[in-house]
RNA sequence: GGGCCGUUAGCUCAGUUGGCUAGAGCGUCUGUUUUGCACACAGGAGGUCAAGGGUUCGAAUCCCUUACGGUCCA
Numbered sequence: 001g002g003g004c005c006g007u008u009a010g011c012u013c014a015g016u017u018g019g020c021u022a023g024a025g026c027g028u029c030u031g032u033u034u035u036g037c038a039c040a041c042a043g044g045a046g047g048u049c050a051a052g053g054g055u056u057c058g059a060a061u062c063c064c065u066u067a068c069g070g071u072c073c074a
Stems, first nucleotide, its partner, number of pairs: 001073007010026004019057001028044005050066005
């Protein structure tokens, strides 16, 4: 320098052939329960879907560029 893959919540990830409102588990906070803790149950908070631009009535999803990580080639 070139090819391919990845980037979504604090962590691990799901999310298709573009369409209500962006989700799960764990974690965290509150409450119930307990003499207390844990467990369990109920509820809440937390995201500019890596960044910028484009296409479209509509983009996490399609296209282009960039950044970072992984891998292969030179």
The RNA shown here (transfer RNA) has 74 nucleotides and comes from bacterium (Candidatus Torokbacteria) CG_4_10_14_0_2_um_filter_35_8. Rfam family: tRNA. Rfam links the family to the GO term triplet codon-amino acid adaptor activity. By type it is a transfer RNA. The RNAcentral record of the sequence draws on ENA.